[in-house]
Context: one part of a larger RNA
RNA sequence: CAUCGCCCGUCGCUUGCUCCGAUUGAGUAAUCUGGUGAGCCUUCUGGACCAAGCAGUUUACUGCAAGGGAAAUUGAGCAAACCAUAUUACUUAGAGGAUGAAGAAGUCGUAACAAAGUUUCCGUAGGUGAACCUGCAGAAGGAUCAA
Numbered sequence: 001c002a003u004c005g006c007c008c009g010u011c012g013c014u015u016g017c018u019c020c021g022a023u024u025g026a027g028u029a030a031u032c033u034g035g036u037g038a039g040c041c042u043u044c045u046g047g048a049c050c051a052a053g054c055a056g057u058u059u060a061c062u063g064c065a066a067g068g069g070a071a072a073u074u075g076a077g078c079a080a081a082c083c084a085u086a087u088u089a090c091u092u093a094g095a096g097g098a099u100g101a102a103g104a105a106g107u108c109g110u111a112a113c114a115a116a117g118u119u120u121c122c123g124u125a126g127g128u129g130a131a132c133c134u135g136c137a138g139a140a141g142g143a144u145c146a147a
Stems, first nucleotide, its partner, number of pairs: 003116001005113001008109002011106001013103003018098003023093001025092007033084004039078002042075001045072001049068002053064004119140003123136005
């Protein structure tokens, strides 16, 4: 506080939870396949330049030249990185929707608690804005009465 009580459900509002969800959604990583491909190695061609030596010659210089050899070029191999397709894993956005939860001074009623104004409860079936209503079967955790 104590019937001017207590209390039930729908609907609406707020909060957060879980799930679904168009977007052929997004991001990251790994792998496969295809492409581009720096760079490295090797091969082929190449031959700037250097040059022993030889010859000519007045030191200078000129010619020839073994050999070495830069750039560049051809083919093969390895291959970073990038692009695209596909697969897998993880993370994540999303109008809207669904579920149950909590909150309050919202809305509608008043189902329960007293014989709660149709006693209540349980099972089952049907029905209804909502608490609920009706039928059938049962219980007393019902008043009264009797022993």
Predicted 3D model of a 147-nucleotide part of an RNA (small-subunit ribosomal RNA, 3' minor domain) from an uncultured eukaryote. The RNAcentral record of the full RNA draws on ENA and SILVA. Its Rfam family is "Eukaryotic small subunit ribosomal RNA". The family is grouped with related families in Rfam's "SSU clan". Rfam links the family to the GO terms structural constituent of ribosome and ribosome.